Predicted 3D model of a 170-nucleotide RNA (Lysine riboswitch aptamer) from a Clostridiaceae bacterium. The source organism's lineage runs through Bacteria, Bacillati, Bacillota, Clostridia and Clostridiaceae.
RNA sequence: AUUUUAGAUAGAGGUGCGUUUUUCAUGAGUAACUUUGGGAAGGGUAACGGGUCCUGUGAACUUAAGUAAAAGGGGAAAACGCCGAAGGUAUCGGAUGCCGUUUCAUUCGUUACCUGGUUGACUGGUAAAUAACCUUUCAACUGUCGCUAUUGCGGAGAGCUAUCGGUAUU
Numbered sequence: 001a002u003u004u005u006a007g008a009u010a011g012a013g014g015u016g017c018g019u020u021u022u023u024c025a026u027g028a029g030u031a032a033c034u035u036u037g038g039g040a041a042g043g044g045u046a047a048c049g050g051g052u053c054c055u056g057u058g059a060a061c062u063u064a065a066g067u068a069a070a071a072g073g074g075g076a077a078a079a080c081g082c083c084g085a086a087g088g089u090a091u092c093g094g095a096u097g098c099c100g101u102u103u104c105a106u107u108c109g110u111u112a113c114c115u116g117g118u119u120g121a122c123u124g125g126u127a128a129a130u131a132a133c134c135u136u137u138c139a140a141c142u143g144u145c146g147c148u149a150u151u152g153c154g155g156a157g158a159g160c161u162a163u164c165g166g167u168a169u170u
Stems, first nucleotide, its partner, number of pairs: 001169002004166002007164005014083001016082009032067004037062002042054004046103001047101004086115005092109006116142006124134003144155004
């Protein structure tokens, strides 16, 4: 000096990612509760079974009136942690939901796989929702490396840049 490396440290992408707190709107004049009229034996507890509670001193459901929320999700601000930040799918395991269950929901962790990022449209799903989120497909913009030699094409974050260290060769 070159080559190589899941080595270490520090960085870049930008309407960048995630968490928490405060506040605002929506949720919603909804749920729930009380009263009134009708009604006439069931109803609540995720599903099923069991248990338990309410109910002829009137259940479910419904009319009218009154009182009247909350959570999740969202906007804004601030703080914190960061650049596989983070998100998703699947397997396995744990916790919670009165008890049980290879059901369901929420949540935590392991393993494997996919996605560089943003925006828009579109498929499907969640949701009160036309919001928002996740997902399929496509397009545009953008960062990075390689090829090309100027016009574009291709790859993926276990990537890229910088420094240091290690191996090998000269």

The model forms 100% of the base pairs in the Rfam consensus. Rfam family: Lysine riboswitch aptamer. Its family is annotated with lysine biosynthetic process in the Gene Ontology. The prediction has a mean pLDDT of 83.